RNA sequence: GGGCCCAUGGCUCAACGGAAGCGCACCGCCCUGGCGUGGCGGAGGUCCGGGUUCGACUCCCGGUGGGUCCA
Numbered sequence: 001g002g003g004c005c006c007a008u009g010g011c012u013c014a015a016c017g018g019a020a021g022c023g024c025a026c027c028g029c030c031c032u033g034g035c036g037u038g039g040c041g042g043a044g045g046u047c048c049g050g051g052u053u054c055g056a057c058u059c060c061c062g063g064u065g066g067g068u069c070c071a
Base pairs, nucleotide, nucleotide: 001070002069003068004067005066006065007064010024011023013021018054026042027041028040029039030038047063048062049061050060051059
């Protein structure tokens, strides 16, 4: 320098172009003599800038960061 892959809550990961979710963690309540387990509820996120579209996490372009391969 080039090819490919990835970037979504604190963490690990989902999401045919049509209301962004699961698990763990966190907070509140219930349960318990207390802790834990369990039950109910809650807060919190799409790497950045453009484009396409009625509508973009998703498609296109550029950038940034990471991984891998080639040189």
Molecule: transfer RNA
Organism: Isosphaeraceae bacterium